Model confidence (mean pLDDT): 80 of 100. This is a predicted structure of a 74-nucleotide RNA (transfer RNA) from Ictidomys tridecemlineatus. The sequence is in RNAcentral, with records from GtRNAdb and Rfam. Its Rfam family is "tRNA". It is annotated as a transfer RNA. The gene name in the source record is tRNA-Ile-GAT-4-1.
RNA sequence: GGCCGGUUAGCUCAGUUGGUUAGAGCUUGGUGCCGAUAAUGCCAAGGUCACGGGUUCGUUCCCCGUACGGGCCA
Numbered sequence: 001g002g003c004c005g006g007u008u009a010g011c012u013c014a015g016u017u018g019g020u021u022a023g024a025g026c027u028u029g030g031u032g033c034c035g036a037u038a039a040u041g042c043c044a045a046g047g048u049c050a051c052g053g054g055u056u057c058g059u060u061c062c063c064c065g066u067a068c069g070g071g072c073c074a
Base pairs, nucleotide, nucleotide: 001073002072003071004070006068007067010026011025012024013023019057028044029043030042031041032040050066051065052064053063054062
C1' cells in the first nucleotide's frame, strides 16, 4: 500500500427482506425469601445502534467517506 470483516447498554453479544415501543446474559441499585448468608424470585436503572454525509415518505438496517480494533496478502 491492497483486500476482507467488525463497531448495538458499564462488559460479552443477539437482532432487523427498511416501518408502531431496540433485546438477552453478566454487572449495578431496590426488594421478596432466611435467624443471617449463599442460591434463587421480582422490579428498576442503563443506548445520539462509532462519527459525518447520501438514498428514501421513512434507515440501527442500504450506499459513500472518516475514525478505531482484528485478519490476510505484498